[in-house]
RNA sequence: CGAGCCAGGCAGCCGCGGGCCGGAAACGGCCUGAGGAAAGUCCGGACACCGCAGAGCAGGGUGCUGGUUAACGGCCAGCGGGGGAAACCCCAGGGACAGUGCCACAGAAACGACACAGCCUCGGGUGCUCGCAUCCGCGGCAACGGUGAAAAGGUGCGGUAAGAGCGCACCAGCGGUCUGGUGACAGGCCGGCUGGGUAAACCCCACCCGGUGCAAGGCCAAAACGGGACGUCACGGGUUGCUCGCCCAGUCCCAGGUCGGCCGCAUGAGGCGUCUGGCAACAGGCGUCCCAGAGAGAUGGCUGCCCACGACAGAAUCCGGCUUACGGCUCGCUAC
Numbered sequence: 001c002g003a004g005c006c007a008g009g010c011a012g013c014c015g016c017g018g019g020c021c022g023g024a025a026a027c028g029g030c031c032u033g034a035g036g037a038a039a040g041u042c043c044g045g046a047c048a049c050c051g052c053a054g055a056g057c058a059g060g061g062u063g064c065u066g067g068u069u070a071a072c073g074g075c076c077a078g079c080g081g082g083g084g085a086a087a088c089c090c091c092a093g094g095g096a097c098a099g100u101g102c103c104a105c106a107g108a109a110a111c112g113a114c115a116c117a118g119c120c121u122c123g124g125g126u127g128c129u130c131g132c133a134u135c136c137g138c139g140g141c142a143a144c145g146g147u148g149a150a151a152a153g154g155u156g157c158g159g160u161a162a163g164a165g166c167g168c169a170c171c172a173g174c175g176g177u178c179u180g181g182u183g184a185c186a187g188g189c190c191g192g193c194u195g196g197g198u199a200a201a202c203c204c205c206a207c208c209c210g211g212u213g214c215a216a217g218g219c220c221a222a223a224a225c226g227g228g229a230c231g232u233c234a235c236g237g238g239u240u241g242c243u244c245g246c247c248c249a250g251u252c253c254c255a256g257g258u259c260g261g262c263c264g265c266a267u268g269a270g271g272c273g274u275c276u277g278g279c280a281a282c283a284g285g286c287g288u289c290c291c292a293g294a295g296a297g298a299u300g301g302c303u304g305c306c307c308a309c310g311a312c313a314g315a316a317u318c319c320g321g322c323u324u325a326c327g328g329c330u331c332g333c334u335a336c
Base pairs, nucleotide, nucleotide: 001332002331003330004329005328006327008306009305010304011303012302013301014300016033017032018031019030020029021028022027035312039323040322042321043320044319045318046317047213048212049211050210059209060208061207062206063205064078065077066076067075068074079093080091081090082089083088094204095203099202100201101198102197103196116145118141119140120139122137123136124135125134126133127132128131153171154170155169156168157167158166172194174191175190176189177188178187179186180185217263218262219261220260226254227253228252229251230250236248237247238246239245270289271288272287273286274285275284276283277282307310
C1' cells in the first nucleotide's frame, strides 16, 4: 500500500418480541429473534396510489470508451491525465471560431492583444579624448528585462540594421492520411507553421427523468348520525270525538367508514456450497437452507469458567449501491 475475515465464547437461571403444539382457562412445552454498517437518507429500483392520446416547452440530472445490471450518479475492464521513490492511489474526464460574461493583485498590456524599461536604421542638435556619449524626430522591432496562475508555441542553430516560424532540426499542439484496436486511443508519414484561460459561469450538444411515498394502499367493520321500505292478521305512542292520513317508536335493508381488527409484512433481482462461461463486474446450471417482523415498538440481566478483556452502534415496506462511524486478526506486495 492492497485484499479478505471476525464482531468475545461456552453452560445454567430469570425476563421480553414472534410462531407452533397442548389446554375451557390460568398456564405449560418446543422453536426462533438485529448489523457490517441495521446509521446518514445521498443515488437507483421494486411495490402502491394518483395523473397521463401524442409531441414540445420549462425544470432537474448525467457527461472518456467498452461491458455489467431491474436500474443507477454504482460496479468491472480499459483509455487519457495527475500524484508517489515504489507497491499503488486519485480524476463530473463532451463543447471555449454559436453567443454572453468573468480573469483579483501585480503588470505597459488579461484579449477584435500590448509597448513600461529597451533594441535598430535614417535625419537633426549638443559635447568631445574624433568615434563614441547623449537628446529630439520619421520609421522598424518584440529577441532580451521586469509582472503574473496565465503574456499569442518551446529549445537550439541560421538569418537580420535590429528582429520575427523569416528558414531549418527536435519537441508540443492542430489538420490530413495510413496502420493497429469494437472503441476511447496509440503509432508512422505529410502539411502550413499555430489566433490565452475559465462551462462544479450562463450557455450549446447528447442521453435520462410524471408526482407522491408503507402514515403508500387494500379488506372487514362497533356505536352514533343519515337514506329507503314496511309500519302489519291480534298487540305501541302523539295528533283526534271516531276513521283515514301524518309524525314517532319498532323491524328489515342500504351508504359512507370513525373506534377497532386484518392484510400489505418478508420465498426474496434471497443466503450458502459447487460446476460452467468471462481478465473481471456479472451471468447460467445443479444441490441445499428458510433466516426478526413489532405497533409505543422485543435482544436485557444474574451466576460460573476461559481468553486476546470486547470498538462503532439497534431493524420498522423491501432490495442494489454510495458515504460516514469503528475494535481487532490474517495474507500478499512496496520501501528502509
The RNA shown here (Bacterial RNase P class A) has 336 nucleotides and comes from a Thermoleophilia bacterium. A source record names the gene rnpB. The source organism's lineage runs through Bacteria, Bacillati, Actinomycetota and Thermoleophilia. It matches the Rfam family "Bacterial RNase P class A". By type it is a ribozyme.